This is a predicted structure of a 485-nucleotide part of an RNA (large-subunit ribosomal RNA, domain I) from an uncultured Saprospiraceae bacterium.
The prediction has a mean pLDDT of 82.
It matches the Rfam family "Bacterial large subunit ribosomal RNA". Clan: LSU clan.
[in-house]
Context: one part of a larger RNA
RNA sequence: AGCGUAUGGUGGAUGCCUUGGCUCUCAGAGACGACGAAGGACGUGGUAAGCUGCGAAAAGCUACGGGGAGUUGCAAACGAGCGUUGAUCCGUAGAUGUCCGAAUGGGGCAACCCUGCAGGUUGAAGACCUGUAAUCCCGCGAGGGAAGGCAACCCGGAGAACUGAAACAUCUAAGUAACCGGAGGAAAAGAGAACAAUAGUUAUACCGUAAGUAGUGGCGAGCGAAAGCGGUGGAGCCCAAAAUCCAUAUAUAAGAGAGUGGAACAUUCUGGGAAGGAUGACCAUAGGGGGUGAGAGUCCCGUACACGAAUGGUAUAUAUGGGGAAACAAGAGUAAGGCGGAACCGGAGAAAUUCUGUCUGAAUAUGCCAGCACCAUCUGGUAAGGCUAAAUACUACUGAGAGACCGAUAGUGGACAAGUACUGUAAAGGAAAGGUGAAAAGAACCCUAAGAAAGGGAGUGAAAAGAACCUGAAACCAUACGCUU
Numbered sequence: 001a002g003c004g005u006a007u008g009g010u011g012g013a014u015g016c017c018u019u020g021g022c023u024c025u026c027a028g029a030g031a032c033g034a035c036g037a038a039g040g041a042c043g044u045g046g047u048a049a050g051c052u053g054c055g056a057a058a059a060g061c062u063a064c065g066g067g068g069a070g071u072u073g074c075a076a077a078c079g080a081g082c083g084u085u086g087a088u089c090c091g092u093a094g095a096u097g098u099c100c101g102a103a104u105g106g107g108g109c110a111a112c113c114c115u116g117c118a119g120g121u122u123g124a125a126g127a128c129c130u131g132u133a134a135u136c137c138c139g140c141g142a143g144g145g146a147a148g149g150c151a152a153c154c155c156g157g158a159g160a161a162c163u164g165a166a167a168c169a170u171c172u173a174a175g176u177a178a179c180c181g182g183a184g185g186a187a188a189a190g191a192g193a194a195c196a197a198u199a200g201u202u203a204u205a206c207c208g209u210a211a212g213u214a215g216u217g218g219c220g221a222g223c224g225a226a227a228g229c230g231g232u233g234g235a236g237c238c239c240a241a242a243a244u245c246c247a248u249a250u251a252u253a254a255g256a257g258a259g260u261g262g263a264a265c266a267u268u269c270u271g272g273g274a275a276g277g278a279u280g281a282c283c284a285u286a287g288g289g290g291g292u293g294a295g296a297g298u299c300c301c302g303u304a305c306a307c308g309a310a311u312g313g314u315a316u317a318u319a320u321g322g323g324g325a326a327a328c329a330a331g332a333g334u335a336a337g338g339c340g341g342a343a344c345c346g347g348a349g350a351a352a353u354u355c356u357g358u359c360u361g362a363a364u365a366u367g368c369c370a371g372c373a374c375c376a377u378c379u380g381g382u383a384a385g386g387c388u389a390a391a392u393a394c395u396a397c398u399g400a401g402a403g404a405c406c407g408a409u410a411g412u413g414g415a416c417a418a419g420u421a422c423u424g425u426a427a428a429g430g431a432a433a434g435g436u437g438a439a440a441a442g443a444a445c446c447c448u449a450a451g452a453a454a455g456g457g458a459g460u461g462a463a464a465a466g467a468a469c470c471u472g473a474a475a476c477c478a479u480a481c482g483c484u485u
Base pairs, nucleotide, nucleotide: 001484002483003482004481005480006479007478008477009476015470016435017434020406021405022403023402024401025400026399027398028397029395030394032148039100040099041098042055043054044053046078047077050074051073061094062093063092064091065090066089070082071081072080105114106113107112115133116132117131118130119129120128121127135146136145137144138143153184154182155181156180157179164171168218194201195200205232206231207230208229209228215223216222236387237386238385239331244323245322246321247320248319249318250317251316252315253314256311259307260306261305265280266279267278268277269276281298282297283287289301290300291299336360337359338358339357340356341355342354343353346372367382368381369380370379371378422429423428442469445457446456447455448454
C1' cells in the first nucleotide's frame, strides 16, 4: 500500500407515515365597486420580528340567537386579566374602518404634497378637526346612471409565425395564439323569403349516426359537409301589444342554517400501553370515517335517523310598478347586378346561397324569393323590424363525496416564514427546507474540562428515540485484527 472481516464515524438512500397536492362526480355560486371594490401601504398586542386577525372604536366594539367552562390566535414563558351576573367560541345583523388604489378638489416619483368654500375648537393670529369641490351620459329640475375589477366559458373586432407540404410560392398551421371591445350566469342562435321532392317535415341549440361519405384540393399535403334517422329538451310570440324578464309586497311549499337529541361491553391473558388473543354478551334505519399508549359497531368525536331560531336565498301563485319598447305600415338606396374581397364542404370554378368596400339600382301580392349556372313547369316560402325559457359550455370560488392518482428528488413552484429567501436596471426568473416520544416525562444532581464545547455518571422512558432527535443503505473516512506484497 492493497484485499478481507469487525466496530465506529459520516451520509441521508430505503421502509413506514401525512398536515399537502392531482384528477374527477354531485350540488351551489359565478358575488364585487363612487354607500369607494379587487389589490396594497402603514399601523394595531404588556413584552411582538414573522404569519393570521383587525383599523386611531385597530388579535377588536354593539345587538339578537346558539352554547356551557374555561379563556386572552399561530405560540411557549413571565406578567396582568376576563368568565355560571354565562366569558373565549359559533351563526346572523350592525358600528368603526388611517392612507393609496377606478381614485374622483389640484398635483404627484402609488400609499405623499398643496388648495378653495362652509362649519367648529381658540381671546386673537396661527394651527388643528369635520364636511364639500373630477369627468361623461340622461333629465327643465330634483335627481339618476357610468367608470374599475373578474379563473375559464360566450359574442364581436382586428389577426400572426414556427410548422406540414419531407425544399417552396397557392395551400397548411388557423380564423389558432397573442391583442382590443362587450355581456351573462350562461352566452350565442331561434319561430321559414327553411328543408324536401310528387311523399312529406316543421324554430333554435346540443349529443349519436349519416361519414372520413358527397365534395374540395400545386386533385399534393391536406381540408371536409348537409338532408335524413335516433336522442336531450321543448314554447312560442309581437310591432303600441304580448310571450316573457326584473323589483317590491303577501301567501304557500321544499330546502339551507349556529346547533339539539342520538343505540349497544364486560371479565381475563400478554404487554410500557389493549382497541390484539380467550370467554361470554349487546346494539344496529347507526358494521361510513377519524381519534384514543398496537386492528374498537358497543371508550371519545361522530354516523343512520329525528328535530332546529334569527336570517337570507329558491320555486309557485296573486297584486303593484318597471323593462321588453322604437322603428315599419305586408320594413328601398333595400333586393338584385358590375368590379374587388370574405364566409360556406366548395381554393372562381358551370357556382347557387350568405356578408359588403365601391359603382349602379327594381317589383309591390295579378308582386317577390328559393329549390346549386341558366330557362320552363311544379313545389315551398313571404327578405330588407324585433323578443324568446329549456336541453348546451366553463370553474377563480363554496359544500359534500370518490380514486387499480402521488407520498417529501414524488404530488402544485410551494405539506415548512413560498411566489418566501435569493438573482436581475427591468420585464422576469425562482429555490432548498416534513417526522423525538403515547406523554416533555426535553435529562435534577455529581464528575472531567478554561468552557454556555464535548464527554462520563445519575435520572426519565417500553426503547435514548436526546432535540444535529423514526428507520438509518451505499459512496467516503477512521480504528483493530487477518492475509498478500